[in-house]
Molecule: c-di-GMP-I-GGC riboswitch aptamer
Organism: uncultured Woeseiaceae bacterium
């Protein structure tokens, strides 16, 4: 440098519960462990979702603004480290 153990030290936290926020999607903070080696950060690409809208007879299309990083890619940094 690459990989990631049945190592060591040590992190985070799914559902689900209270609480506060947002119109929503979702955020925060407590509890709480389903997992996880980038479950650290970044909405660049795909993709899923939310809000008001154009457009359409309808199915749906379109373009704005948000949200998901624990949905995939990409980017960036980073602890430890046996075997190879």
């Nucleotide at each position: 440098c690459a990989c990631g153990a049945u190592a060591a030290a040590g992190g985070c936290a799914a559902a689900c519960c209270c609480g506060c926020u947002g119109u929503g999607a979702g955020g925060c903070g407590g509890g709480g462990a389903c997992g996880c080696a980038a479950a650290a950060c970044c909405a660049c690409c795909g993709g899923c979702c939310c809000u008001g809208g154009g457009c359409g007879a309808g199915a749906g299309c379109c373009a704005a603004g948000g949200g998901c990083a624990g949905c995939g890619g990409g980017g960036c940094u980073a602890c430890c480290a046996a075997a190879g």